[in-house]
RNA sequence: UUCUUAUCAAGAGAGGUAGAGGGACUGGCCCGAUGACACCUCAGCAACCAGCCGUGAACAAGGUAUGGUGCUAAUUCCAGCAAGCUGAAAAAGGCUUGGGCGAUAAGAG
Numbered sequence: 001u002u003c004u005u006a007u008c009a010a011g012a013g014a015g016g017u018a019g020a021g022g023g024a025c026u027g028g029c030c031c032g033a034u035g036a037c038a039c040c041u042c043a044g045c046a047a048c049c050a051g052c053c054g055u056g057a058a059c060a061a062g063g064u065a066u067g068g069u070g071c072u073a074a075u076u077c078c079a080g081c082a083a084g085c086u087g088a089a090a091a092a093g094g095c096u097u098g099g100g101c102g103a104u105a106a107g108a109g
Base pairs, nucleotide, nucleotide: 001109002108003107004106005105006104007103008102013042014041015040016039017038021031022030023029025080026079027078028077043072044071045070048068049067050066051064052063053062081098082097083096084095085094086093
């Protein structure tokens, strides 16, 4: 970096360093000198993979949190393509569903 599979409506902060943008992209809408984002230390959340326990016919459940990741504003913050419902028989708007994009994990190339 590409592909495949799974999940994404829950959950989780303090200090230090430094200093202006950041929330992937576009449009919104938010966060930010009452220092965001980022890096470091410690802490926490979670349970994708391994391990351990345990159940079992099992490619299934359950528990643990030792190891490998990951994560700690807002539903993937909302929408971005399509279908349906609603809306006067329209439109805008609202709602639902499915995709797509994205993020994370594991496996394979």
Molecule: SAM riboswitch aptamer (S box leader)
Organism: Rossellomorea marisflavi